A computed fold for an 80-nucleotide RNA from a Pirellulales bacterium, annotated as c-di-GMP-I-GGC riboswitch aptamer. It matches the Rfam family "c-di-GMP-I-GGC riboswitch aptamer". For this family Rfam cites "Bioinformatic analysis of riboswitch structures uncovers variant classes with altered ligand specificity" (Weinberg et al., Proc Natl Acad Sci U S A, 2017). Rfam links the family to the GO term cyclic-di-GMP binding. Its mean pLDDT, the model's own confidence on a scale to 100, is 91. The sequence was found by an Rfam model in a public genome assembly.

RNA sequence: CUCGAUAAAGGCAAACCGGCCGCAAGGCCGGGACGCAAAGCUGCGGGCCGGCGGAAACGCCGGCAGCCGGGCUGCCGAAA
Numbered sequence: 001c002u003c004g005a006u007a008a009a010g011g012c013a014a015a016c017c018g019g020c021c022g023c024a025a026g027g028c029c030g031g032g033a034c035g036c037a038a039a040g041c042u043g044c045g046g047g048c049c050g051g052c053g054g055a056a057a058c059g060c061c062g063g064c065a066g067c068c069g070g071g072c073u074g075c076c077g078a079a080a
Stems, first nucleotide, its partner, number of pairs: 002080001003077002011036002016031006034066001040072003044069003047064007
């Protein structure tokens, strides 16, 4: 470095519920844990979702990092 254990110390938190924000997708806070070794950060490529326009193709704006890939950073250390 690769790698990732019935290890240790810690971390994050799906669905759902409450409050607030947003036309919406969705976001934030609290509760809650399905899961996660990058479930830390990043809309760069693809994908998906919403709003608006369009006859359509598609365009514009917005969202998802817990869909896949890329980029940046990082805790621990058994076996190989």